[in-house]
RNA sequence: GGGCCCUUAGCUCAUUUGGUAGAGCGCCUCAUUUGCACUGAGGAGGUGAGGAGUUCGAAUCUCCUAGGGUCCA
Numbered sequence: 001g002g003g004c005c006c007u008u009a010g011c012u013c014a015u016u017u018g019g020u021a022g023a024g025c026g027c028c029u030c031a032u033u034u035g036c037a038c039u040g041a042g043g044a045g046g047u048g049a050g051g052a053g054u055u056c057g058a059a060u061c062u063c064c065u066a067g068g069g070u071c072c073a
Stems, first nucleotide, its partner, number of pairs: 001072007010025004019056001027043005049065005
């Protein structure tokens, strides 16, 4: 320098070929307990790496940029 892949909640990851962004763990509140833990109920938390384009509509398609992984030279 070039090819391919990845980037979604604090962490690990789903989201089936464009149609309301979710789970587990973690965090907060309440119930339970003498108290803690466990358990149950509820809640907060995401410009989907950044930007642009296509589309009525984009996490999803196209392009550029950044970071990471891998292979070739």

Transfer RNA from a Patescibacteria group bacterium, 73 nucleotides, folded computationally. Rfam family: tRNA. From the family's description: Transfer RNA (tRNA) molecules are approximately 80 nucleotides in length. The sequence was found in a public genome assembly. The prediction has a mean pLDDT of 81.